[in-house]
This is a predicted structure of a 161-nucleotide RNA (Lysine riboswitch aptamer) from a marine eukaryotic metagenome. The prediction has a mean pLDDT of 78.
RNA sequence: AUAGAGGCGCGGCCGCCAUGAGUACCCGUUAGGAGGGCUAGGGUCCAACGACAAGCGGUAAAAGGGGAGGCCCGCCGAAGCUAGAAAGGAGCCCUAGGCCUUUCAGGCUGGUUACCGGGGCUAAAUCCCUGGGACUGUCAUCCAAACGGAUGGAGGGCUAU
Numbered sequence: 001a002u003a004g005a006g007g008c009g010c011g012g013c014c015g016c017c018a019u020g021a022g023u024a025c026c027c028g029u030u031a032g033g034a035g036g037g038c039u040a041g042g043g044u045c046c047a048a049c050g051a052c053a054a055g056c057g058g059u060a061a062a063a064g065g066g067g068a069g070g071c072c073c074g075c076c077g078a079a080g081c082u083a084g085a086a087a088g089g090a091g092c093c094c095u096a097g098g099c100c101u102u103u104c105a106g107g108c109u110g111g112u113u114a115c116c117g118g119g120g121c122u123a124a125a126u127c128c129c130u131g132g133g134a135c136u137g138u139c140a141u142c143c144a145a146a147c148g149g150a151u152g153g154a155g156g157g158c159u160a161u
């Protein structure tokens, strides 16, 4: 440099299904009485012709996330996470935060887990992080006739040419 391996292997896309949710929005009504539009400031709009929040009734979604499938696509740092920087986006506008998406460089993680504990996000069984357990691949050392076993390390690794 090229080609490979790990296996409930990784990620993407597609349609379906459930959840979201009898929830939000909207309409009516009851009580109530001053603020309301993510947080703060400024502006602006709405509001005693009754705002916000709440009870009851009517009508009634969607997005993100998820599940199994399609071998349809790309693959084996596949990919994921993380503090930072830049750009963009939704929310009424601006500023500063917060939220979401993409890119960059740095750091961490061999992989799986419908197991246990802790934490974060979420409507949540979800998803993510972390510690442990179990299973599994790889290399080194040692024990073994063999099957195999023990300990330790990490993908910047391992195998072949």
Base pairs, nucleotide, nucleotide: 001161002160003159004158007076009075010074011073012072013070014069016067017066026058027057028056029055030054035046036045037044038097039096040095041094042093043092079109080108081107082106084104085103086102087101088100089099110136111135112134113133115132116131117130118129119128120127138153139152140151141150142149143148